[in-house]
RNA sequence: UUACGACAAAGGUAAACCCUAAGUGAUUAGGGGGCACAAAGUGAAUAGGGUCUUUAAAUUUAAAUAAAGAUGGCCUCACUACCGAA
Numbered sequence: 001u002u003a004c005g006a007c008a009a010a011g012g013u014a015a016a017c018c019c020u021a022a023g024u025g026a027u028u029a030g031g032g033g034g035c036a037c038a039a040a041g042u043g044a045a046u047a048g049g050g051u052c053u054u055u056a057a058a059u060u061u062a063a064a065u066a067a068a069g070a071u072g073g074c075c076u077c078a079c080u081a082c083c084g085a086a
Stems, first nucleotide, its partner, number of pairs: 004084002012037002017032006035073001041079003047076003050071007
């Protein structure tokens, strides 16, 4: 330095659920909470896919298309980072 990840040390994040606020909505922000996480750090305008929401026209009436969004704790990818047993 790269890979790897201990019943190690230090530190970190925070699912469900509850309260408050924003949004038509997916969902988000703050507080409580703690299921989990070795990248659960950043990127959703300048990576690709998945899922979900709203709107539109059309119609076969529940799917497809288009546009605008949500999700990084859905996956891959890119960049960066703490510690050091085997």
This is a predicted structure of an 86-nucleotide RNA (c-di-GMP-I riboswitch aptamer) from a Planctomycetota bacterium. The coordinates come from a structure-prediction model, not an experiment, and the mean pLDDT is 78. Lineage of the source: Bacteria > Pseudomonadati > Planctomycetota.